[in-house]
RNA sequence: CCGUCCCUCGCGGGAGAGACCGGACCCCGUCCGGCGCCGAAGGCGCAACCGCCCCGGAAACGCUCAGGCAAACGGACCGCGAGGACAGU
Numbered sequence: 001c002c003g004u005c006c007c008u009c010g011c012g013g014g015a016g017a018g019a020c021c022g023g024a025c026c027c028c029g030u031c032c033g034g035c036g037c038c039g040a041a042g043g044c045g046c047a048a049c050c051g052c053c054c055c056g057g058a059a060a061c062g063c064u065c066a067g068g069c070a071a072a073c074g075g076a077c078c079g080c081g082a083g084g085a086c087a088g089u
Stems, first nucleotide, its partner, number of pairs: 001088001006084008018035001020034006036069003042065001043063003049057003
């Protein structure tokens, strides 16, 4: 003096889809059963593509197991800040 990628934390933004029906309870809610939906936690699958090309890594695409369908919580991803690692020179 120290950038990018990666990880963690904090702040801000952050979509979609029934406040569905019936029953029960300790009744702002939870559970059980039923039908209808959503995809942006996670998971799985195909694959463009990439690599060190034996084999691996792979999506915001697809599936809907999980999760979700008033608010709240959560939420991929984006921005800012801090720390760490790379990993030291």
Model confidence (mean pLDDT): 77 of 100. A computed fold for an 89-nucleotide RNA from a Pseudomonadota bacterium, annotated as Glycine riboswitch aptamer. The source organism's lineage runs through Bacteria, Pseudomonadati and Pseudomonadota.